This is a predicted structure of a 1361-nucleotide RNA (small-subunit ribosomal RNA) from an uncultured Hyphomicrobiales bacterium. RNAcentral holds the sequence, with entries from ENA and SILVA. The coordinates come from a structure-prediction model, not an experiment, and the mean pLDDT is 84. Its Rfam family is "Bacterial small subunit ribosomal RNA".
RNA sequence: AACACAUGCAAGUCGAACGGGUGUAGCAAUACAUCAGUGGCAGACGGGUGAGUAACACGUGGGAACCUUUCCUCGUUGUACGGGACAACUCAGGGAAACUUGAGCUAAUACCGUAUACGUCCGAGAGGAGAAAGAUUUAUCGCAAUGAGACGGGCCCGCGUCGGAUUAGCUAGUUGGUGGGGUAACGGCCUACCAAGGCGACGAUCCGUAGCUGAUCUGAGAGGAUGAUCAGCCACACUGGGACUGAGACACGGCCCAGACUCCUACGGGAGGCAGCAGUGGGGAAUCUUGGACAAUGGGCGCAAGCCUGAUCCAGCCAUGCCGCGUGAGUGAAGAAGGCCUUAGGGUUGUAAAGCUCUUUUGCCAGGGACGAUAAUGACGGUACCUGGAGAAUAAGCCCCGGCAAACUUCGUGCCAGCAGCCGCGGUAAUACGAAGGGGGCUAGCGUUGUUCGGAUUUACUAGGCGUAAAGCGCACGUAGGCGGAUUGUUAAGUCAGGGGUGAAAUCCCGGAGCUCAACUCCGGAACUGCCUUUGAUACUGGCAAUCUUGAGGCUGGAAGAGGUUAGUGGAAUUCCCAGUGUAGAGGUGAAAUUCGUAGAUAUUGGGAAGAACACCAGUGGCGAAGGCGGCUAACUGGUCCAGAUCUGACGCUGAGGUGCGAAAGCGUGGGGAGCAAACAGGAUUAGAUACCCUGGUAGUCCACGCCGUAAACUAUGGGUGCUAGCUGUCAGCGGGCUUGCUCGUUGGUGGCGCAGCUAACGCAUUAAGCACCCCGCCUGGGGAGUACGGUCGCAAGAUUAAAACUUAAAGGAAUUGACGGGGGCCCGCACAAGCGGUGGAGCAUGUGGUUUAAUUCGAAGCAACGCGCAGAACCUUACCAACCCUUGACAUCCCGGUCGCGGACACCAGAGAUGGAGUCCUUCAGUUCGGCUGGACCGGAGACAGGUGCUGCACGGCUGUCGUCAGCUCGUGCCGUGAGAUGUUGGGUUAAGUCCCGCAACGAGCGCAACCCUUACCGUGAGUUACCAUCAUUCAGUUGGGGACUCUCGCGGAACUGCCGGUGAUAAACCGGAGGAAGGUGGGGAUGACGUCAAGUCCUCAUGGCCUUUAUGUCCAGGGCUACACACGUGCUACAAUGGACGGUACAAACCGCUGCGAAGUCGCAAGAUGGAGCUAAUCGGAGAAAACCGUUCUCAGUUCGGAUUGGAGUCUGCAACUCGACUCCAUGAAGUUGGAAUCGCUAGUAAUCGCGGAUCAGCAUGCCGCGGUGAAUACGUUCCCGGGUCUUGUACACACCGCCCGUCACAUCACGAAAGUGGGCUGUACUAGAAGACGUUGAGCUAACCCGCAAGGGAGGCA
Repeated sequence: AACACAUGCAAGUCGAACGGGUGUAGCAAUACAUCAGUGGCAGACGGGUGAGUAACACGUGGGAACCUUUCCUCGUUGUACGGGACAACUCAGGGAAACUUGAGCUAAUACCGUAUACGUCCGAGAGGAGAAAGAUUUAUCGCAAUGAGACGGGCCCGCGUCGGAUUAGCUAGUUGGUGGGGUAACGGCCUACCAAGGCGACGAUCCGUAGCUGAUCUGAGAGGAUGAUCAGCCACACUGGGACUGAGACACGGCCCAGACUCCUACGGGAGGCAGCAGUGGGGAAUCUUGGACAAUGGGCGCAAGCCUGAUCCAGCCAUGCCGCGUGAGUGAAGAAGGCCUUAGGGUUGUAAAGCUCUUUUGCCAGGGACGAUAAUGACGGUACCUGGAGAAUAAGCCCCGGCAAACUUCGUGCCAGCAGCCGCGGUAAUACGAAGGGGGCUAGCGUUGUUCGGAUUUACUAGGCGUAAAGCGCACGUAGGCGGAUUGUUAAGUCAGGGGUGAAAUCCCGGAGCUCAACUCCGGAACUGCCUUUGAUACUGGCAAUCUUGAGGCUGGAAGAGGUUAGUGGAAUUCCCAGUGUAGAGGUGAAAUUCGUAGAUAUUGGGAAGAACACCAGUGGCGAAGGCGGCUAACUGGUCCAGAUCUGACGCUGAGGUGCGAAAGCGUGGGGAGCAAACAGGAUUAGAUACCCUGGUAGUCCACGCCGUAAACUAUGGGUGCUAGCUGUCAGCGGGCUUGCUCGUUGGUGGCGCAGCUAACGCAUUAAGCACCCCGCCUGGGGAGUACGGUCGCAAGAUUAAAACUUAAAGGAAUUGACGGGGGCCCGCACAAGCGGUGGAGCAUGUGGUUUAAUUCGAAGCAACGCGCAGAACCUUACCAACCCUUGACAUCCCGGUCGCGGACACCAGAGAUGGAGUCCUUCAGUUCGGCUGGACCGGAGACAGGUGCUGCACGGCUGUCGUCAGCUCGUGCCGUGAGAUGUUGGGUUAAGUCCCGCAACGAGCGCAACCCUUACCGUGAGUUACCAUCAUUCAGUUGGGGACUCUCGCGGAACUGCCGGUGAUAAACCGGAGGAAGGUGGGGAUGACGUCAAGUCCUCAUGGCCUUUAUGUCCAGGGCUACACACGUGCUACAAUGGACGGUACAAACCGCUGCGAAGUCGCAAGAUGGAGCUAAUCGGAGAAAACCGUUCUCAGUUCGGAUUGGAGUCUGCAACUCGACUCCAUGAAGUUGGAAUCGCUAGUAAUCGCGGAUCAGCAUGCCGCGGUGAAUACGUUCCCGGGUCUUGUACACACCGCCCGUCACAUCACGAAAGUGGGCUGUACUAGAAGACGUUGAGCUAACCCGCAAGGGAGGCA
C1' cells in the first nucleotide's frame, strides 16, 4: 500500500484529399484488394482514482469585461490567378538495438504569394489590413470570410462550508493609484513610478484533518454521523517542473527535462509507467473471470458499406445484501420402540414417527419455445416461459434457556476446568461451567466482532444546571458587546402576507403501470422546509426626529458611623536598668526537671528607659465593594441614609479582554525590637516522641518604600430590576396623635420565627435557594491533576492558563435504621466499693492440652470447652488397636425347597474364643374343610436387600447453650414523609418491670413483665393409723386401754389488697413513716426464658437429604487400649493446726431408700467383715450410731500426739475374672506442706462459712453430681472508676457493623506517562550558492526553396541553428 506490476486487450478511422509499393484479373488501358507514408478529423470524450485541496474547490443565488470558437442549426458573400517544397520511394552510409545521416525524384483538401472584400478587424478620422481546396460520371460532400443561435467553457461577487488560541498578530506585489505590457476576457496577472496601505478577537496568520454536493444511515423532531453504489462538479494520472500542437490540454494509454524504480544492451546507448478491463505479487480481518459480443444503447472516423469501442450489453464467482419459494399435505393412540426424568404410580419427547390416503413447488427427463429488432442483423440462449412424465422423492441449520429477556431438568466437575454485554456464576446437591433430554427464538440463514445513530434532557436550540452532589471569578471600576422607561410622527432593516424566477435527474412520499408475486423498473403528482426578486402590511424590535418624568443623576436642609490617610498625644500593663527594704528560696507542672537566686533572686517601695497593643464601654451594634476597621485630638478625604420636589431629561443595567484594590505568611532595602514566637537548644512524657507540657530563644510580628496576588478570600449563595402573607427584636432618620413618654405610620440597614412557593432532602422563605426579565462567570463520573509540557507574570517562593497516556464501577450529596465512640444525660446488676471465705504455692483426685503409642475411639474450645457428653471404661460398655473367623449376613420383609419342631439338662474332643465335630437324657406345636391345606419354628438356597458410632451440624428436623428472667420485640388502622422510614414505643413523674399515672396524631392490640401453678411461713376446719399423749388407768418402754385437746400427716378453706392513718407529690401514679398482723409493700424459694443473635453445640441419643462402603468402613470373638507421662492449664478434696488434735461421756435433725432388696437381735474377728436370720412391699420393720455443738481429761507451738502422701507386709468384699486396672481394713512407713507472687473466684440472710445425712448410676467402685437438714456471721458510705446491660441524645468515611474502616513509607513484580547527556528523521521560515527542460526578450559574422530587386552573379525582406 495514490504499493510494485508479467501477459493480453482498452483509440482509431478516412483510397470520395495525395503520390507510391505489393497482390489478383486483363494483351493493354484499367479495375479490385491491401499496405507504410503525406494529409484531414478524432485522440481534451468515454473509463479510473480521491493523493492533494479548508479553496470561489464545492453548494446556492446573482453578475459582466469573454470565447480564437471544431463539430451542429439558420442567414449573407465567395470558392480567382500562380509558385516553391518535403515524406514515401531510389542510391549511399552509421548503429547491437532504438533509431538515424547525406544525396536525388515526386503529389495533394500539406505549404506560400498575388487578386478580390457583402460583411469583419485597426484607426478620432483620413486611411490601412486581411481568405479560400478541391474530390467526383451524377447526386453530393467539401473549403474561405462573416452575422446570429444552440451546446459547452473561462472570469467576478453575496451567503454557506471541520478542529485547535498550549497558533495573536499577519502582509512588501503586500493594499491602492497612474503609465505600459499581457490575455479570449476584467484584474498586481506582469512591469516602472507614486502613496502607505490591506487583513485580524464576527478569529487573520499558523498547525492538524478532509475531495464537495444531490443524498445515505439514524432520530418523534431538532439534530448527530457518513459521502460506497447512482448522478453533478473538482482534482490527479510513477514523483516534480515545463511548454508544444490544437477550437479545446499545460494532455491517464502525446512531447521535453530532472528524480526514484524496473527492464534490454555488443556497455557505446536505449525502453517503460494498469488510480482503463481482466490478471499477478504484496499488504490486509477482507473483496471476483487473464470470459462472450458489438445483437441493443451510445461514442470516434467515413458520402457510405463499414472499421474500432474491456464505454456498454451479457455471462462467470461469492447467501455480501434485498425479495420470493421449497424441504411436503391429510389421517394416524397400542399414546409403539428408543431417549430423558421420576415421588417408581407415572410423566415427557408426541400425531411426532411408523402405517394408510394424497399432492408435485423446486430439482430430473422429454417436447415446444419467445419479447428484446414493426425490413435485415441476437452475445445472452435452446435462456425465460409453456406442455407432458416418473417420484415423497433431491433439499435444515444456527443461537439461546440466572436477571435484564421468551425458554428447566438430570448427570459430570468442585474457586478446578471454564463462563461473562452489565450485575455476576464455579470452594460436593451449579436452572449461570461441560454433556444430555426437553424447551424458546430466528430461519437459508443464525450467532460473534467492528462501526454509526438511538436510548442519553449524559453539551440541554427544541431541552440541563451551579448553598451542601461537578460548578459564582476574592472584590470593584470600566472598554467592546448584549439588553434597555413613557408618548407622538416617520422609515420599512428585522417580522408577516401575496406574486415571479430558481431549487438538475435520481432518491424519499402519494397514486398508478410492467415483470406469475415481491424486491426491482417505468409513468404521473407532490415535495425539495433554501436562495434571488417584486408588490403590500406596520402591532412589536431596530433606524431617524420631537416631547415627557416615574429610572438615573444634580441641588437645598439635616443625620449616624472602629470608612480611609497623615500628624500629635494619653494612661494601665509586661520587660529591662538604678536605688531602698528584706532573706532563702523562686519559677514551673498531672508530677517534675531544665532555669533564676547568698555575686542577694522571688516579694515589696521609689525613680528611669523602650517598644507594642488599646481593658471597661462592647451589643447576632456600626462603617466599608471586598480584604478589613476599635484609646484620645486635629487636619484632609470617600461613601451612605432621611426630608423637600427645585433642576437635567434615559444620561441606565451588565460587563469578554483591561485596570485597580486585595488577610496572613513570604521576598528586597533601610530602620526598630518590650512582649509573643516558626526554626533551634535544653528539661520532661514515652517503647520511641524530630509532638502535645515546661525553661529559653532567632527570623518574624512593628515602621517606611517596593514586590507577591493567594485563603474554608464562606452567606461555601455573581450583579441589577420588578412582583409575591405576616409576626417580633435591634440600628439610623422623618412624620402624625396626644396623656411628654407612649402610640401610630413611613424610609434605609441588621437579626429571629414563619405562610404560599421552591428543593433530592437538609433547608430557603420581601436580606429567597419563590415568580419573571437582562448581562457576566463557571460545570459535565472518580483518579491521574489543578499535575506535566508550552506561554505569561514574579528577585525568588511560586502564581496563572492548562492537557494526555493509563486506570477505574463507582466516587459523591442528603436523609434513614442499626452498630460503635478513651461523646453526653438518666438508670440497673455481688459490676465496683464495704466485708466474709476461697483459688493461684503443697500432696492427692478428676478433666483438658501436649507428648507417647499398634491403639491411647470420638465430640466439646473465650465468657457460653476443660469433676463437660460419662447418673459411675477390670470383661461387657467400646465406637479404638493387632490378630482369628463369617458373607443374604448379629437384626427386618419377600420367594423356593426340606424338616416338624423348637427347646432344656448333662457332658466329650480341637481351638484363645468365636466356631467346628461327635454324644446321652427329657420334651414331641397350634388350627383344620384332614389335603403338607394354613399358621408358627428351624435348616439349606438364589436375589431384591440388610448393616455402617463412615463424611457433611456450613444441606436439615428436633433438642440445648448464650445474651438474659435483661425489659424489651412487634402488629392493625390512622397521621407524617417522594422514599428508606417515622409516630404509637418519645416527653414529665414512678416502678423490679414498655409497672402504673399524666401529657401527646394517635387509637387499639399481640408476644414478653406481673398474676394464675408448686413449695415454705400463720390460722381455721374435716379426718385420726402405723403418727401424737394433756387429763384417767397401765407398762422397762405411748407398751396397752382410752382420748381427738396438742405435735404431726393428708385434704378443704381463710389470710396481704398499699386495704387503714399521717406526710410528700400535679388533688395522679407512686414513695416515706406508722398502726394492726404469723407475714408488708413482687413475704422467701422454685417452675416459667418474648422477637432475635452467635452458619453457637449436637449426623456418636433420636430422625433425616446427599455422598461413600458392600467377602467390608458390616458382623462375631478372645486379648490389649480409652487408666501411658519430661511437662502445662482448669475444677475439686485434704491440710498446714490450739476457735485445734486425741481419748472418754452425752444431746438434738431433715429428707430419702429398701423384695435379684433393706437386713435387726445374738455370736466371732482389733477391723474391713463373717455368721445369723427376726421383722418389713414400709408414718408399723430396716438402712440409722447424725456430725459439728456440749461436759471432762490430755497434748503446749514443734514439721509436732499437726498433716497424711508414698511404700512394705497381712487381709476383707464384689465379681467368670481385681496383673495391666476396683474399693475397703489392720500393722508398719510418715513425703510435701508453717497460710501461698502477679493475678483471680463466690457470696447481701437463714445467705456466706462450717458440720454431717441421703439418693441416682451401680455386681463392685465418688473428693464428682443431685438433694436434706444442724450451727450460723460480717458488710453495703455510695455510683467516680472496671465489666455487662437498658433508655434518650449526639458524631460517623462503620453495615462481615470498632476484632470495623483506613493512611503513608519500604521491599518485589508489571504497565503507562513525563524527564534525561544526547542522537536520528519529517515539515517549515529567512538569507545565500549552483541550476535542467522551457517560455519571453536580445544578439545572431553560422545556415537559408517560396516574396521583392536584378539578364545573371548577387543582394534585400523574412526565417532558423